This is a predicted structure of a 73-nucleotide RNA (transfer RNA) from Candidatus Shapirobacteria bacterium UBA2283. Rfam family: tRNA. By type it is a transfer RNA. Model confidence (mean pLDDT): 81 of 100. It was read from a public genome assembly.
RNA sequence: GGCUGUUUAGCUCAGUUGGUAGAGCAUCCCGUUUACAUCGGGGCGGUCGGGAGUUCGAGUCUCUCAACAGCCA
Numbered sequence: 001g002g003c004u005g006u007u008u009a010g011c012u013c014a015g016u017u018g019g020u021a022g023a024g025c026a027u028c029c030c031g032u033u034u035a036c037a038u039c040g041g042g043g044c045g046g047u048c049g050g051g052a053g054u055u056c057g058a059g060u061c062u063c064u065c066a067a068c069a070g071c072c073a
Base pairs, nucleotide, nucleotide: 001072002071003070004069005068006067007066010025011024012023013022019056027043028042029041030040031039049065050064051063052062053061
């Protein structure tokens, strides 16, 4: 330098054909317990890596930039 893949909550990951973004863990509150743990219920937490474009509508499609990983040279 070329090609491919990944980037979504604090962490690990889903998200189908473009149609109002989710789970588990963690954290906080309540219940249960003498207490802790477990268990049950609830809450908090996101401009979906940055920017632009297409569209009535983009996590999803297109372009560009960045980071990381792999392959080739």